[in-house]
Molecule: c-di-GMP-I riboswitch aptamer
Organism: marine sediment metagenome
RNA sequence: AAAAGGCUCACCUGGGGAGACCCAGGGCCGCAAAGCCACGGGUCCUAGCUUCUCCGCGACGAUUCCCCGCCACGAAGAUCCCAAGAUAGCCAGGCUGCCGAA
Repeated sequence: AAAAGGCUCACCUGGGGAGACCCAGGGCCGCAAAGCCACGGGUCCUAGCUUCUCCGCGACGAUUCCCCGCCACGAAGAUCCCAAGAUAGCCAGGCUGCCGAA
């Protein structure tokens, strides 16, 4: 180089997750490792946490108020350095692998 094949970006549908993202089906930008590995580097995510709070519940007992306690939706904030998670089609590294002019 050729031959036989393989995988599947975006996007769509269904499902999982707080999210990044993942799984299945379709799809086909591309890939000689776009096969596998997350205790190298980079990048991405932030539920949990704190505060406030309608309704509601509890307590009180003057049965339906007020005060107090609890509480989710929602809103705002802190953190995202350290953690937890994700990304191998970001780079690097390790292992495995088809063909054969070399």